Overview:
Model confidence (mean pLDDT): 87 of 100. This is a predicted structure of a 265-nucleotide part of an RNA (large-subunit ribosomal RNA, domain VI) from a metagenome.
Context: one part of a larger RNA
Order: sequence, then structure tokens, then C1' cells
RNA sequence: CGUAGGAGUAUUGAGAGGAUUCCUCCUUAGUACGAGAGGACCGGGAGGGACGCACCUCUGGUGUACCAGUUAUCGUGCCAACGGUAAACGCUGGGUAGCCAUGUGCGGAGUGGAUAACCGCUGAAAGCAUCUAAGUGGGAAGCCCACCUCAAGAUGAGUACUCUCAUGGCAUAAGCCAGUAAGGUCACGGGCAGAACACCCGUUUAUAGGCGGUAAGUGGAAGUGCAGUAAUGUAUGUAGCUGAGCCGUACUAAUAGACCGAGGG
Repeated sequence: CGUAGGAGUAUUGAGAGGAUUCCUCCUUAGUACGAGAGGACCGGGAGGGACGCACCUCUGGUGUACCAGUUAUCGUGCCAACGGUAAACGCUGGGUAGCCAUGUGCGGAGUGGAUAACCGCUGAAAGCAUCUAAGUGGGAAGCCCACCUCAAGAUGAGUACUCUCAUGGCAUAAGCCAGUAAGGUCACGGGCAGAACACCCGUUUAUAGGCGGUAAGUGGAAGUGCAGUAAUGUAUGUAGCUGAGCCGUACUAAUAGACCGAGGG
């Protein structure tokens, strides 16, 4: 911009894409078959591989939020206690959320249709024969459906429901402009959404921060007492610190606002 007024919500599905995989074992059955050796179709059950989709309860990885230990050096006058730097975490041990796989769940099921090679039935031309000429049946991991996803710019622009509709100016043209309606955008606070855009939520209420708790992490703070010559240990004390998660609470900020948007189709 279009979809012959302007919007909101829910949809149909033309069409497109994905997937549609492989193996082993048990049973049927040591049956059919076969002199024997060997050894099934069909059907039923179980397990697994690779691949795909989703997720983070478990097992783990990362985790430059976080906690602890520790070396060198500098600083806070000194002790103690802390802070800075050591290649963009000094090194080391752990680790929440998030992200992830090696972890977990699920999937390729089922049922049809038309067929290929091929196998048939009936059957002439050609008194026989013949699956074919008329007619008709079966038959594949393949084709069409079925399963999952997208999808009306499907310009063939679909459908349903709901909302909004006769203000002004120039003008009389089914024309132009302005302010609006329903609604929308910007702005503002944000997100498990995200390169930008888009999408989703919120703006007077739990949207973010703060604050109060808490799951959880780290692992026993400082100070003081006690023991020890001391390093150190121990008690106070599952301590202190943190807490991207969860619960609550208007304390702070979502203010002020601006713009677009129909005219009876």
C1' cells in the first nucleotide's frame, strides 16, 4: 500500500515444510519345509541404536551474581581487621537462577485410498488357449491422506462474533482539510521475548527497584572469653555473608503527556 468505512477477537485451510529410521531378543516353533544339515512366512511381546522435539525434577557442566581458603605486593599510622592489583575471576575449593547434555520426558502409532513390478478371476478376437481387448480382484519403506508446524499478499486477499459511527471548514466533486469515535502508536516501568524491529505484561497497581521474610549456596564471621610459650584450637553460634529463585509489602519510579485514527461505506 492492497484486501471498497474504520477497528478488536476468534477462526477455515488453498498451499508449503517436517517426520515417516534401523537392529537384537523372546514367543508362535525346533512347528511348516527338508533324507539330513538346517530352518521359516504370518502373528504376538520385550529391549536397544542413531535421529528429532521439548524440558531442568534427578545426574552433572558452566555459573567474571555469591561464599570460603590462600601467595606476593601496595594502602587504610601500627596490631588486628579489611580494601586494591597480579591480562581483563591472581590462584584454588564449592555453587543458586539462567543456559546446557552426557541428564529427563516424548516421537516415528494406527487406519484407509489409488497404484508399480508382479500374482489373479471371468473372457473373447482366434469354437481351443490367454490376467485384457470389454469387465474385475490383490499387491510396496514408494504416491495421496492420516501425524506435527506454518499458513488469507490464497491480489482467488475467505469466514464468524463484537465495537464504532451523520461534528466542523473550504466547497459542492463519489473532492480536500481539521478535530474526534471504537481502537491504536509513541512515551514511561519491564519481560522467561529479543541483534534492530517484532512479540508479551504493566502505568495505581505488585511492572521494576527498595524493604521484610525465605528455598538455596558457602561453611562456622568479626569481637570477646577459654586452652596453649606459640602457630593454632575451641565456646558464644547450623555462625556470618549472599540470596538472578519464591512469598509478601506501595517506600521509590511507571509522571507529564503527545500523536494517529471513520464520516455512510